[in-house]
RNA sequence: GGCAGGGUAGCUCAGCCGGUUAGAGCGGGCGCUUCAUAAGCGUCAGGUCGUGGGUUCGAGUCCCACCCCUGCUA
Numbered sequence: 001g002g003c004a005g006g007g008u009a010g011c012u013c014a015g016c017c018g019g020u021u022a023g024a025g026c027g028g029g030c031g032c033u034u035c036a037u038a039a040g041c042g043u044c045a046g047g048u049c050g051u052g053g054g055u056u057c058g059a060g061u062c063c064c065a066c067c068c069c070u071g072c073u074a
Base pairs, nucleotide, nucleotide: 001073002072003071004070005069006068007067010026011025012024013023019057028044029043030042031041032040050066051065052064053063054062
């Protein structure tokens, strides 16, 4: 340099063929339980969906450019 995959919550990821209110697990706060801790249960907070543009009535999802990560290849 070429090709492929990926970038969504603090971490690991889901999001099917464009439509809603953007979700799960772990982690964090608070509460319940306990003599207490752990475990368990309940609840709450947390997101410019990598950046910028485009298409569309409508974009995490489609198109273009760029940035970053991983793998393969020369």
Background
The RNA shown here (transfer RNA) has 74 nucleotides and comes from a Patescibacteria group bacterium. Its Rfam family is "tRNA". Rfam classes the family as a transfer RNA. The coordinates come from a structure-prediction model, not an experiment, and the mean pLDDT is 81.